[in-house]
RNA sequence: GCUGCAGUAGCUCAGUAGGUAGAGCACGUGCAUGGUAAGCACGAGGUCACCGGUUCAAUUCCGGUCUGCAGCU
Repeated sequence: GCUGCAGUAGCUCAGUAGGUAGAGCACGUGCAUGGUAAGCACGAGGUCACCGGUUCAAUUCCGGUCUGCAGCU
């Protein structure tokens, strides 16, 4: 330098033939207990890596940039 894959909540990851984003763990509050842990209920937390384009509408499609991993040279 070229090619491929990945980038979504604090962490690990789903999601989608375009229609206002979810799970588990973690976190907070409450219930419960003599108390703690476990358990149960509720809740908060996301500019879907970044910049443009297409579209009535983009996490999803298109182009570019950045980062990581793998391969080729």